[in-house]
RNA sequence: GGGGUCAUAGUUCAAUGGCAGAAUAAAGGUCUCCAAAACCUUUGAUCAAGGUUCGAAUCCUUGUGACCCCG
Numbered sequence: 001g002g003g004g005u006c007a008u009a010g011u012u013c014a015a016u017g018g019c020a021g022a023a024u025a026a027a028g029g030u031c032u033c034c035a036a037a038a039c040c041u042u043u044g045a046u047c048a049a050g051g052u053u054c055g056a057a058u059c060c061u062u063g064u065g066a067c068c069c070c071g
Base pairs, nucleotide, nucleotide: 001070002069003068004067005066006065007064010024011023012022013021018054026042027041028040029039030038047063048062049061050060051059
């Protein structure tokens, strides 16, 4: 220098162009003599900027970052 894969909640991962979910973590509660466990509730996210579309996490372009391959 060229090519490829990836970027979603604090963390690990889902989501066929149509309400962004789960587990775990955190907070509160039930239970318990107390605590743990269990159960219930709540909070919390689409890497950035554009474009296409009635509608974008998803498709297109550029950029940023991580990893891999070629030279």
Model confidence (mean pLDDT): 85 of 100. The RNA shown here (transfer RNA) has 71 nucleotides and comes from Candidatus Staskawiczbacteria bacterium RIFCSPHIGHO2_01_FULL_39_25. Rfam family: tRNA. Gene Ontology term of the family: triplet codon-amino acid adaptor activity. It was read from a public genome assembly.